[in-house]
Molecule: transfer RNA
Organism: Candidatus Uabimicrobium helgolandensis
RNA sequence: GCCACUCUAGCUCAGCUGGCAGAGCGAGGCAUUCGUAAUGUCUAGGUCACCGGUUCAAGUCCGGUGAGUGGCU
Numbered sequence: 001g002c003c004a005c006u007c008u009a010g011c012u013c014a015g016c017u018g019g020c021a022g023a024g025c026g027a028g029g030c031a032u033u034c035g036u037a038a039u040g041u042c043u044a045g046g047u048c049a050c051c052g053g054u055u056c057a058a059g060u061c062c063g064g065u066g067a068g069u070g071g072c073u
Stems, first nucleotide, its partner, number of pairs: 001072007010025004019056001027043005049065005
């Protein structure tokens, strides 16, 4: 230098054929317990990496930029 893939909650990751942003773990409250753990229940937590484009509507489609991983040279 070239090619491919990945980027979504604190972490690991789903999100289908464009139409309400989610799960598990973690955090906090409550219940349970003499107390802790475990368990149950509820809550909070998001510029969907960034900039544009298409569309009535974009996490999703298109272009560019950045970062990471792998391959080639």